[in-house]
RNA sequence: CUAGAAAAAGGCAAACCUGUUGAAAAACAGGGACGCAAAGCCAACGAGCCUAAAUCAACUUAGUUUGACAUGGUGGUCGGGUUGCCAAGG
Numbered sequence: 001c002u003a004g005a006a007a008a009a010g011g012c013a014a015a016c017c018u019g020u021u022g023a024a025a026a027a028c029a030g031g032g033a034c035g036c037a038a039a040g041c042c043a044a045c046g047a048g049c050c051u052a053a054a055u056c057a058a059c060u061u062a063g064u065u066u067g068a069c070a071u072g073g074u075g076g077u078c079g080g081g082u083u084g085c086c087a088a089g090g
Stems, first nucleotide, its partner, number of pairs: 001089002004086001011036002016031006034076001040082003045079003048074003055068004059063001
């Protein structure tokens, strides 16, 4: 530098359950493993997706209404950035 077929040391932990926080999405802790070679980190790099408290608009004679919207999330959606283990080949 290439690439992750085999091996080995190990690592992470989806769904689901319990508890806490939160308006929600979701996060965190414990249990649990569907998977993962970066499923380590970055959401103030770009795109996507989720949510809609607040705000705005509409309707209603005044709300358990409808719509829009991220400043809230997601790195286990993808690109990008950054750091790194093992063994193989050059």
Molecule: c-di-GMP-I-GGC riboswitch aptamer
Organism: Clostridia bacterium